[in-house]
RNA sequence: GAAUAUAGACCGAUGCAUCUGGAACGGGGGACCCACUUUUCGGGGCGUAUUUCUGUGAUGGAAAGGGACAUCUCUCUGUUCUAGCCCGGCAGCUAACCUCGUAAGCAUUGAGAGAAGACUG
Numbered sequence: 001g002a003a004u005a006u007a008g009a010c011c012g013a014u015g016c017a018u019c020u021g022g023a024a025c026g027g028g029g030g031a032c033c034c035a036c037u038u039u040u041c042g043g044g045g046c047g048u049a050u051u052u053c054u055g056u057g058a059u060g061g062a063a064a065g066g067g068a069c070a071u072c073u074c075u076c077u078g079u080u081c082u083a084g085c086c087c088g089g090c091a092g093c094u095a096a097c098c099u100c101g102u103a104a105g106c107a108u109u110g111a112g113a114g115a116a117g118a119c120u121g
Stems, first nucleotide, its partner, number of pairs: 004023001006021004024102006034092001042090001043087004050064005065082005071115006
């Protein structure tokens, strides 16, 4: 972080392998109504990851805003991040419905108050 648990198949056998199924979690498309009418100044999606100012030959810097820090919420303190990727001319919201994903990468616990759950007696 949505990125979990499980059933079966496959194999001589094994499995944090591969494939399939439903469950669970998450994303996209998609009516009426409502909204918007501004489309090469293209537009849109996932995500916290945007905006403004400023500087170098190059590498940058600062501020505001938005995130993270060990079950959950709040407060204080301190530290820290603010990327990357995708669609392909095209998508507002959106019931039914359709469809996609279940990866990856790290760390080894500051204090106080409150709440919930589990186990044992």